[in-house]
RNA sequence: AGAGUUUGAUCCUGGCUCAGGAUGAACGCUGGCGGCACGCUUAACACAUGCAAGUCGAGCGGAGGUUAGAAGCUUGCUUUUAACCUUAGCGGCGGACGGGUGAGUAACACGUGGGUAACCUACCUCAUACAGGGGGAUAACGUAUAGAAAUGUACGCUAAUACCGCAUAAGCCUACAGAAUGGCAUCAUUCAGUAGGAAAAACUCCGGUGGUAUGAGAUGGGCCCGCGACUGAUUAGCUAGUUGGGGAGGUAACGGCUCACCAAGGCGACGAUCAGUAGCCGGUCUGAGAGGAUGGACGGCCACAUUGGGACUGAGACACGGCCCAGACUCCUACGGGAGGCAGCAGUGGGGAAUAUUGCACAAUGGGGGAAACCCUGAUGCAGCGAUGCCGCGUGAAGGAAGAAGAAUUUCGGUUCGUAAACUUCUAUCAGCAAGGAAGAACUUAGACAGUACUUGACUAAGCAGCCCCGGCUAACUACGUGCCAGCAGCCGCGGUAAUACGUAGGGGGCAAGCGUUAUCCGGAAUUACUGGGUGUAAAGGGUGCGUAGGCGGCACCGCAAGUCAGUUGUGAAACCCCUGAGCUCAACUCAGGGCUUGCAAUUGAAACUGCGGAGCUAGAGUACAGGAGAGGAAAGCGGAAUUCCUAGUGUAGCGGUGAAAUGCUUAGAGAUCAUACAGAACACCGAUUGCGAAGGCAGCUUACCAAACUAUAUCUGACGUUGAGGCACGAAAGCGUGGGGAGCAAACAGGAUUAGAUACCCUGGUAGUCCACGCAGUAAACGAUGAUAGCUCGUUGUCGGCGAUACACAGUCGGUGACUUAGAGAAAUCGAUAAGCUAUCCACCUGGGGAGUACGUUCGCAAGAAUGAAACUCAAAGGAAUUGACGGGGGCCCGCACAAGCGGAGGAACAUGUGGUUUAAUUCGAUGAUACGCGAGGAACCUUACCCGGGCUUGAAAGUUAGCGACGGACUUGGAAACAGGUCUUCCCUUCGGGGCGCGAAACUAGGUGCUGCAUGGUUGUCGUCAGCUCGUGCCGUGAGGUGUCGGGUUAAGUCCCAUAAUGAGCGCAACCCCUACUGAUAGUUGCCAUCAGGUUACGCUGGGCACUCUAUCGGGACUGCCUCUGUAAGGAGGAGGAGGGUGGGGAUGACGUCAAAUCAGCACGGCCCUUACGUCCGGGGCGACACACGUGUUACAAUGGUAGGUACAGAGGGCAGCCACCCAGCGAUGGGGAGCAAAUCUCGAAAGCCUAUCUCAGUUCGGAUUGGAGGCUGAAACUCGCCUCCAUGAAGUUGGAUUCGCUAGUAAUCGCGCAUCAGCCAUGGCGCGGUGAAUACGUUCCCGGGCCUUGCACUCACCGCCCGUCA
Repeated sequence: AGAGUUUGAUCCUGGCUCAGGAUGAACGCUGGCGGCACGCUUAACACAUGCAAGUCGAGCGGAGGUUAGAAGCUUGCUUUUAACCUUAGCGGCGGACGGGUGAGUAACACGUGGGUAACCUACCUCAUACAGGGGGAUAACGUAUAGAAAUGUACGCUAAUACCGCAUAAGCCUACAGAAUGGCAUCAUUCAGUAGGAAAAACUCCGGUGGUAUGAGAUGGGCCCGCGACUGAUUAGCUAGUUGGGGAGGUAACGGCUCACCAAGGCGACGAUCAGUAGCCGGUCUGAGAGGAUGGACGGCCACAUUGGGACUGAGACACGGCCCAGACUCCUACGGGAGGCAGCAGUGGGGAAUAUUGCACAAUGGGGGAAACCCUGAUGCAGCGAUGCCGCGUGAAGGAAGAAGAAUUUCGGUUCGUAAACUUCUAUCAGCAAGGAAGAACUUAGACAGUACUUGACUAAGCAGCCCCGGCUAACUACGUGCCAGCAGCCGCGGUAAUACGUAGGGGGCAAGCGUUAUCCGGAAUUACUGGGUGUAAAGGGUGCGUAGGCGGCACCGCAAGUCAGUUGUGAAACCCCUGAGCUCAACUCAGGGCUUGCAAUUGAAACUGCGGAGCUAGAGUACAGGAGAGGAAAGCGGAAUUCCUAGUGUAGCGGUGAAAUGCUUAGAGAUCAUACAGAACACCGAUUGCGAAGGCAGCUUACCAAACUAUAUCUGACGUUGAGGCACGAAAGCGUGGGGAGCAAACAGGAUUAGAUACCCUGGUAGUCCACGCAGUAAACGAUGAUAGCUCGUUGUCGGCGAUACACAGUCGGUGACUUAGAGAAAUCGAUAAGCUAUCCACCUGGGGAGUACGUUCGCAAGAAUGAAACUCAAAGGAAUUGACGGGGGCCCGCACAAGCGGAGGAACAUGUGGUUUAAUUCGAUGAUACGCGAGGAACCUUACCCGGGCUUGAAAGUUAGCGACGGACUUGGAAACAGGUCUUCCCUUCGGGGCGCGAAACUAGGUGCUGCAUGGUUGUCGUCAGCUCGUGCCGUGAGGUGUCGGGUUAAGUCCCAUAAUGAGCGCAACCCCUACUGAUAGUUGCCAUCAGGUUACGCUGGGCACUCUAUCGGGACUGCCUCUGUAAGGAGGAGGAGGGUGGGGAUGACGUCAAAUCAGCACGGCCCUUACGUCCGGGGCGACACACGUGUUACAAUGGUAGGUACAGAGGGCAGCCACCCAGCGAUGGGGAGCAAAUCUCGAAAGCCUAUCUCAGUUCGGAUUGGAGGCUGAAACUCGCCUCCAUGAAGUUGGAUUCGCUAGUAAUCGCGCAUCAGCCAUGGCGCGGUGAAUACGUUCCCGGGCCUUGCACUCACCGCCCGUCA
C1' cells in the first nucleotide's frame, strides 16, 4: 500500500466482498509448564446456609466466674475483703467510610473553567480563655403479669463523661445607631458604645487522656454560572408557580424553594415541547491524521439498595446489612399476630451461547473502637477453578545415504516423504526424585501465602503437537472415490465421468499450546468527503420569479479591540500513553524521573485582516433626459379566406371512403354547380438557427392603457449590492365547479373493416371537451435533462437591435441570438466568452438496484389527486460513455440459376433403393435442417457380420519371449450340424556342427474387445465458399478496448488495379505457375495411317514400300488489351482488324483467418473408463431382405416428336489369362459344345438415338409393363428364407400429376447408348467416367434466398432460433 466482482473486451460511476487490528467473548478440534491479569455482557430475577460493623470496664451501676485471705459453723456450705476474668444494660464514638450494582437519569447528572460579598464541616492541627456549685430521673435488676412467639405491661430500687437549672463570659451571637477603609450592585472589614443571650465531665497507673467556648487552618461537602457531548420535525408550538416584582415563611445557605398579592410575562427553526435510547468522564480499540466506535477491569463523579413514600437521629443520611407507612413476594403461627430483603463475600435455583471456591489469614496495606494490650474487618493479602487474554519456556542438539523399510505416485526408468528415521555422540530447560530453603517485619513478634519462589545433587531422550488451509483474491498439488448426487462457499463461483474448488490419502503452506469458526467495533471506505466527493447524459438543479430571516459583500481614512495573533500565570488528579532509567533470570508485569495532556480561564500587549462606531469617495447598484426595435401583457373594436349548416335555382345517379372494402349519405333528388344569409373557431402568404417575455408562453388589423430590455449622454443618490431556508405570486395540457357558447375537430361510445382474436392501428358517425367569463387545481421529457450573481481566460464566421463615421462599403463599439474552434475541462461523447474552463458567494439536491415516489401519518384540494415520504424483504449487481462484431419487416453500392425469362423434372402411379416408424430372438452400428436419407456400403445367400439362437475353447483365433519335443504333411476311418473330440498307416530340411528354419507344446508375462466417451484427442472430411476476404511489422491517433493501414473517388471476376491519403511496407488468400481441351511447328513412325508407286483379292493397308496426311506422344510456338479508333488524369472501358482462339478462351486440380463442442473412437491411430471360462474366440443356423404406414432419391411409364417389325450408318473412353473370346455347331433364347487370336494402338468386348421402308390410328390400345403361373440357363459346398438371366403365358396401377418444390446460361439443359470399379454370382434402375444428337431464354435487379463493402440504430455478444414483458401451471 491494495485486491476480487457488472463487459465479448474497455474506460468510468457505483455498490457488495476480502486481506489488518481488537474483545469481559462463545462454539468446534486439540491441550506440557510457569508468570501477570481477567472471569453473570442475560433476570436491578428469586434466594437456603455461613460470614461481611463493631468497639470502649481507663464513663456507669449491676450480674456471673476464678484465685487468695478472713469470719461463721451443720467441714463443705454461707457471708465478707482483695486481685483478676467475662459482659446483658445505660453511656461514648463508629454503623453517612469501606464493599456492590448501573435500574433510573438527556439533567448543572457528568467533564472543564469560574463564583460563593449566599454556606456548613465530627474526628485532626494551632491559638486564646475556662471547667464553680447544685438537682431530679431512668435502663439494667427484683416482683407480678399478658402472649404460641416476636414483644411487652404494672409496681419498686439504682449509677454515670446520660439529662436539667444556677454562676462566670476574654472572645462569640442578636438589636440599635456612629466613624474609617475597601469593593462588584446587594455590601465587606476594622474600631469604639448601649442593651440582651448562650458553656463545661470527668477518668487516671499521676505520665496523661478527655470536656466547654471562640478564632484560624486542613479536610470533606452544599449551592450558582459560562462552555461541551445522542437520535427523530412522519414531534411545531410549549408553559399557570408558569416568567418577573416587592413582602413573609423556610434553609447551613441564595432562590417560586413555599405562600398571599400585583404585573403578563417566559421558552422556541441557533430546534422549545414531545417521543426513543443512554449512567458521565479519565480512558480503551481503531485510524497517517482528522475522525469513528466504546465506557468491562483500574481511577474520579453521580444514582440506586425488593417497589413507592416519609421523616427521625446525627457534624454528616432522608441512611445496602437503621426506623415508620403503603404495595408485591417469601417464611413462622396456637390464626390472635409476627419475621424478612445477597445490586457485600462465598453459594443455590432460574435465565442464557456463556462467566469461578459455601477456601486460608488478618502476616502485610488500610479502616473502626480503645490510653494501650487488643478486638473487629468476605476491605485487603493470598490460595483454588477456567488456555479467557497477554508474556516467557519446552517437546531435544550435533553427526548420519544402503538415499533402508513402508507409504504415495509413476512415462514403470524413477520421483517424493528424506538426514527425516534407524544408528553414534552430547545435553538436561520443563515435568518426576532427593537435600537445603528465603525476602516480604518498619516494631519487643507469632508469616495466611508456604516447605512456596529459589539453589543444589543424581537420573533418563525419556513423559510432552495440534489446528486450519492448498481454484483466484492468498503462501501452498497430486492420486483415488463421487458424477448438478453427496457436498463446498467470505466474494467471484465449484460439482452433469479425466473436479489442484466435494470426500479420503500422500505431499505441501501457515500459525503453534493453541488453531479455526461465529458475533461485534474501527480500518481499508475519498462509500457522508472539516482534512477530503459530487449534481448536462452515471444518483443528484427547486417549473419560474419577487422577497423575509440568515449568509457573503466595492475604494480610501480615524478609532475600539469581539474574532485573530504573541508573551506570562493558574489549572488540565493519579493511573494510562511516549521517552529515559530501574526491579522480578528475560518478557508480560511493576517502580522512579521527564514529556504529553492539542483544552479552559486570567492577565499584559499588537492592530494587518474580519467585525463594530464615525466621517468620506464613485468604478457596483439605482436614477434623470433622448432615441429606435419587438408575436411582451391586458381591454375594446374591425377584417377577409376556409368549413359546416339553412334557403332557393340548375341538374341526374351515384356520392363518400380505403391497401382493398364496407358501415354511412342519396330518386322523399344526394354529390356537383350557382346565389344570398347565419354561426362559431382559427388567423394562409410574410415566417426565418427571426423577435419579445422570469418561466409557462406569445402571431390577422386598429386604438388607448401597462410593463421590461437596449443604445447614447454622464444629471443626481452614494454601497442603497448579491443570494435567498420558510413565505408570497405566476405557472402548458388534461381535469373540476357555476353560467354561457358550440362551426370544425374529437377521448368515451356505436357501427364497418383488418385479424387466430383486435376492447387497437384504417373507415363512417359521435358526446364530454376544445372557445368565453369567474373560481379551483399546481402538475409535465415544466429540457439547454445544464440554479442565481460577479470577475478573468485565443480566434473565425453568420444574424437581430442600437451607436458612430470621411455615409449606402470595410473596419470599430454595446447588447442579444447561432455555427466552428485554441488553451483548458471531461469517463467519454462532447463543452469551449451564451463553458460543462479558472475563481468567489449563496441556495437547492445526491449517496447501490428493486421494493417505491409505494404504505402509514400529516398538510392542501369539491374531487381527481398533489406535497412530504419510510421499512420489512430481496439481488450482486443496476448504470453512463465509447469499442469490436452480429442483427434490423434501416439506408446506399454490388454479386450469385437468387429472382425474373425459358427448358426439363419432383410432388399423383408401379417398381427399385435409403430412412423413420412398427414388428422381431435379432431385425448390428453410425449419418439425421441447409451440410442425414442410391449416405459409410466401389456390390449382406455362407463368408463379410459387428446382431440373435444353439454347440464348443479359456494363454486363448492371430503376434512376441523362454524351457522341452520332432515333425509338418499325406491316405483311410468313427461320433457330430459343424467346430471339435478320437482311431489306423506313413513321415523332416539346411549347417561354418555353435546352431538355424518349420511344426507341436506345459507354465509365465503378454493377448483380445466393431465395448463406452468424436463433449478428452490425432488424422481426415462436410459447410459457409472459389465468397474476397483475414492479418502482421513499424509509425501515427485514442486514458483504454481499439482505430488507421483495409476508408474515400473510379475500376475489376477479384483487398484486381489506379488516383487520393498518417500512413508506409509485408504475409495468407485472388491471379499466375500445373493438367486436359481448341490451332500450329519440330522430332519420332509401330501394333497407327495410305496421298504417290507396285503386287494381290469377291472384298479389306492384305503385301512390298512410304511417313505426305490422320493419329499417337514428347518438346515448342501462340493471346499480351500487343495493334488501330473513340473515351478516361490513370487504372480501365467500348468498338474494330488480324487470328484456330479476344479480353481470366472452355474445363479441372488448387479451398485464406475462421464458424458450426458439425461428422467419424465402426477405416486407422490414441488418452481415460469398462469386460477377462467373456463385452474375447471358433462353428452351424437365422437375421441385417420383416411390413398397417410416412418421407427422401431414382427407374419405367402414361404414348403418334410414339410403339412394333425389317433394313442400314457413325463414337469415345476403358477392360481382358481362374480373363476377353473371333469363327463354327446345337438351342426360340439365356446358354452349351468345339475352337483361332490376344497379357493387347496388333486379338477381343461393342453402340444407341439417327436414317429408310412397312404397320398401328388415339383405345387403358400392337401404350405401359408391375404381379403371378409354368418351363429353363448360369455362378456357387449351397440360390427355401434370399441371386441374376431366358422363353411361354398372365397383363395391375397409370390417360401428365394439389399445395409446394428441384436442376440448368452452351456443346450447357434435354435425350441416346457405351465402359469401368467392387465382383464366384448379383438384387446396378446406384456410383464414377465416355462419347452421339443437341435446344430455348436472360427485359432487368422491385421482390424471395445467400453473400460482399460502406453507413446508421441497438437494452443483442450463447450474438434475432437474441433479449425480454405479462398471464397461467
This is a predicted structure of a 1369-nucleotide RNA (small-subunit ribosomal RNA) from an uncultured bacterium. Its Rfam family is "Bacterial small subunit ribosomal RNA". Gene Ontology terms of the family: structural constituent of ribosome and ribosome. The coordinates come from a structure-prediction model, not an experiment, and the mean pLDDT is 83.